Annotation: Model confidence (mean pLDDT): 82 of 100. c-di-GMP-I-GGC riboswitch aptamer from Oceanobacillus halophilus, 86 nucleotides, folded computationally. It was read from a public genome assembly, where an Rfam model found it.
[in-house]
RNA sequence: UCAGAAAAAGGCAAACCUAUUGAAAAAUAGGGACGCAAAGUCACGGGUCUAAGGUUUUUUCAAUCAUGAUGGCUGGGCUACCUGAA
Numbered sequence: 001u002c003a004g005a006a007a008a009a010g011g012c013a014a015a016c017c018u019a020u021u022g023a024a025a026a027a028u029a030g031g032g033a034c035g036c037a038a039a040g041u042c043a044c045g046g047g048u049c050u051a052a053g054g055u056u057u058u059u060u061c062a063a064u065c066a067u068g069a070u071g072g073c074u075g076g077g078c079u080a081c082c083u084g085a086a
Stems, first nucleotide, its partner, number of pairs: 001085004011036002016031006034072001040078003044075003047070003053065004
């Protein structure tokens, strides 16, 4: 520097359950393992989710908007363990 077939020191932890926070999406902690070779990290591009609040509406209904969320949807940036090859 390249690769991840096999193996593995070590690592992460989906669904679900409990508690807390939140308007919600969801997050955090504990339990739990479906999976992961970057399932480490950054919301920069695209996507998706949410709608307290704003806007439209005489009002309601409804529609719409991210400034909220998702890195375990994806492209990209940064960093890194193991094994193998050069």